[in-house]
RNA sequence: UAUCGACAAGGGCAAACCCGUCGAAAGGCGGGGACGCAAAGCUACGGGCCUGACCACUUGCUAAACACAAGAAAAUGGCCGCCGGGCCACCGAA
Numbered sequence: 001u002a003u004c005g006a007c008a009a010g011g012g013c014a015a016a017c018c019c020g021u022c023g024a025a026a027g028g029c030g031g032g033g034a035c036g037c038a039a040a041g042c043u044a045c046g047g048g049c050c051u052g053a054c055c056a057c058u059u060g061c062u063a064a065a066c067a068c069a070a071g072a073a074a075a076u077g078g079c080c081g082c083c084g085g086g087c088c089a090c091c092g093a094a
Stems, first nucleotide, its partner, number of pairs: 004092002012037002017032006035081001041087003045084003048079003057071004
């Protein structure tokens, strides 16, 4: 230096759930809490997943529309603790 990862040392992060808060939602943030994690550090770049706002569309309602309701469709919204990729990094037994 590149791999690798101990019942090593010192530490780190924090799932579910609860409270507060922001958001239409998914979800984010703060506090509590630990299921787990050797990159559970950073990055939505590829795949995947979640939500379904705006626009347009269909149906109902209507004389026709608007508004409203239902439906289908739909990221420009999210998730890095789903899998890859990229970047950076603590420790050192075999």
Notes: This is a predicted structure of a 94-nucleotide RNA (c-di-GMP-I riboswitch aptamer) from an Armatimonadaceae bacterium. It matches the Rfam family "c-di-GMP-I riboswitch aptamer". The family has 155 seed sequences and 5,092 matches in Rfam 15.1. The coordinates come from a structure-prediction model, not an experiment, and the mean pLDDT is 90.